């Protein structure tokens, strides 16, 4: 430098659920909290999942279908940078 690994210290992240906010919903953010995390670090490029205001369809309403320009990095894939230790 380039690849494989995770036994230890240091430090670092935070499921669920509960406050509070922001959203139309998934969901996001802020404190609490720890279920796991060696990328649970950042990109939505591929697949995938969630939501359906707004559109568009139907129906005599209620309603029901489609549809992402909204989402989800803690669903897998690539991309990029990166801490400690061991081959």
């Nucleotide at each position: 430098u380039a690849u494989c690994u995770g036994a230890a210290a240091a430090g670092g992240c935070a499921a669920a659920c509960c406050c509070a906010u922001c959203g139309a919903a998934a969901g996001g953010u802020g404190g609490g909290g720890a279920c796991g995390c060696a990328a649970a670090g950042u990109u939505a490029c591929c697949g995938g999942u969630c939501u359906a205001a707004g559109g568009g369809g139907u129906u005599u309403u209620u309603g029901c279908c489609c549809u992402a320009u909204g989402a989800c990095a803690g669903c897998g894939g690539g991309a990029u940078c990166g801490c400690c230790g061991g081959a």